Bacterial RNase P class A from a Bacillota bacterium, 343 nucleotides, folded computationally. Of the family's consensus pairs, 97% are formed in the model. Its Rfam family is "Bacterial RNase P class A". Gene Ontology terms of the family: tRNA processing, ribonuclease P activity and dimeric ribonuclease P complex. The organism belongs to Bacillota, within Bacteria. The coordinates come from a structure-prediction model, not an experiment, and the mean pLDDT is 76. It was read from a public genome assembly, where an Rfam model found it.
RNA sequence: UAACCGGGCUGGAUGGUCGCGGGGGCCGCUGGGCCUCUGAGGAAAGUCCGAGCUCCGCAGGGCAGGGUGCUGGGUAACACCCAGCGGGGGUGACCCCAGGGAAAGUGCCACAGAAAUAUACCGCCGUCCGCACGGACGGCAAGGGUGCAACGGUGCGGUAAGAGCGCACCGGCGGCCGGGCGACCGGUCGGCCAGGUAAACCCCACCCGGAGAAAGACCGAAUAGGAGAGGGAUGACGCUGCCCGCCGACCUCUCGGGUAAGGUCGCUGGAGACGCUUGGUAACAGGCGCCCAAGAUAGAUGACCAUCCGCGACAGGACUCGGCUUACAGGCCCGGUUAAAGG
Numbered sequence: 001u002a003a004c005c006g007g008g009c010u011g012g013a014u015g016g017u018c019g020c021g022g023g024g025g026c027c028g029c030u031g032g033g034c035c036u037c038u039g040a041g042g043a044a045a046g047u048c049c050g051a052g053c054u055c056c057g058c059a060g061g062g063c064a065g066g067g068u069g070c071u072g073g074g075u076a077a078c079a080c081c082c083a084g085c086g087g088g089g090g091u092g093a094c095c096c097c098a099g100g101g102a103a104a105g106u107g108c109c110a111c112a113g114a115a116a117u118a119u120a121c122c123g124c125c126g127u128c129c130g131c132a133c134g135g136a137c138g139g140c141a142a143g144g145g146u147g148c149a150a151c152g153g154u155g156c157g158g159u160a161a162g163a164g165c166g167c168a169c170c171g172g173c174g175g176c177c178g179g180g181c182g183a184c185c186g187g188u189c190g191g192c193c194a195g196g197u198a199a200a201c202c203c204c205a206c207c208c209g210g211a212g213a214a215a216g217a218c219c220g221a222a223u224a225g226g227a228g229a230g231g232g233a234u235g236a237c238g239c240u241g242c243c244c245g246c247c248g249a250c251c252u253c254u255c256g257g258g259u260a261a262g263g264u265c266g267c268u269g270g271a272g273a274c275g276c277u278u279g280g281u282a283a284c285a286g287g288c289g290c291c292c293a294a295g296a297u298a299g300a301u302g303a304c305c306a307u308c309c310g311c312g313a314c315a316g317g318a319c320u321c322g323g324c325u326u327a328c329a330g331g332c333c334c335g336g337u338u339a340a341a342g343g
Base pairs, nucleotide, nucleotide: 001339002338003337004336005335006334007333008332009331010330012308013307014306015305016304017303018302020039021038022037023036024035025034026033027032041314045325046324048323049322050321051320052319053212054211055210056209060244061243062242063241065208066207067206068205069204070084071083072082073081074080085099086097087096088095089094100203101202105201106200107197108196109195121144122143123140124139125138126137127136128135129134152170153169154168155167156166157165171193173190174189175188176187177186178185179184216265217264218263219262226255227254228253229252230251231250238246239245272291274289275288276287277286278285279284309312
């Protein structure tokens, strides 16, 4: 210098005028006015996981169903994060993996192929018939062919031809020994060997009650509650999809009517942000200090002007928090790799 890899930050700036949501203060302010402070994001998004909070009867047993799935940690919890292991990719920095069990059972493995867990199409070998071509019976699975995949691979021996039939090495499996908390790794011995697929059924381990801020609580307004049909103490509604168990009087639909875009709380101070420090490889945890940063409910954060630059992406709260995923113009910083050249 070029091409890349990993991580982090930023996401127009300054001033003025007007306007909008929220908090506070003042003014004799019944409805108004003035001052002051504050007012979107790294994803506020998708609503995909996990929790807090609220209510349902604090949710009992079984079945069914759902979720997670290498190991060890972290966390309130998680499908998240950290550190490792194994496998795969890359020259490398580094990246990716739902990654338990296929020797419990079942299913499936398109097309092709003889055969997809069972077999022999071509072929090789032996015996017999036969002059020969060829045929019959038997042996083999090395070679050919098909296929994503053909029952361990390579080599030597062996044999009529062959074959883990024997042996060496390699792979796999099992036992033992050693290391590691563990996933796993290394060594050694053994018999020779076992196809793939579990985001197929299934098995194993662990977890899971339901509904969700239109949750829910209070105040107020209106009043009235009625009629009809059906179900219900032979147990409705409900816990709860089903059964048991529990509870115990209402429930569902239709008609016609009253009030009403009612108000307050929930609502933002919290598993909180930042700084220092201690422990830990890290995620994270502890201690100290310091700070308060939207809270609307038809839903506020905008418009214009001036100056400047590299001319500005994706996009906006709606109960809160931790994650994941997705979108994102441009700019900046840190660490590293490879290649070439130079010193």